Predicted 3D model of a 73-nucleotide RNA (transfer RNA) from a Bryobacterales bacterium. It matches the Rfam family "tRNA". By type it is a transfer RNA. Its mean pLDDT, the model's own confidence on a scale to 100, is 81. Lineage of the source: Bacteria > Pseudomonadati > Acidobacteriota > Terriglobia > Bryobacterales.

RNA sequence: CUGGAAAUAGCUCAGUGGUUAGAGCAUCAGACUCGUAAUCUGACGGCCGCGGGUUCAACUCCCGCUUUCCAAA
Numbered sequence: 001c002u003g004g005a006a007a008u009a010g011c012u013c014a015g016u017g018g019u020u021a022g023a024g025c026a027u028c029a030g031a032c033u034c035g036u037a038a039u040c041u042g043a044c045g046g047c048c049g050c051g052g053g054u055u056c057a058a059c060u061c062c063c064g065c066u067u068u069c070c071a072a073a
Base pairs, nucleotide, nucleotide: 002071003070004069005068006067007066010025011024012023013022018056027043028042029041030040031039049065050064051063052062053061
């Protein structure tokens, strides 16, 4: 330099263009226990990398930029 893939909660990841974007782990609170761990219940935590476009409607489709990974040279 060329081609491809990815960017969503603190972390690991889901999410067919359509009503409030979810799960596990972590954190916090409660229950249980003499106490801790484990277990159970609940809560907290997101303007979906940035900027535009298409559409009645975009995390989702298109374009550009940024970052990361892979392959070729």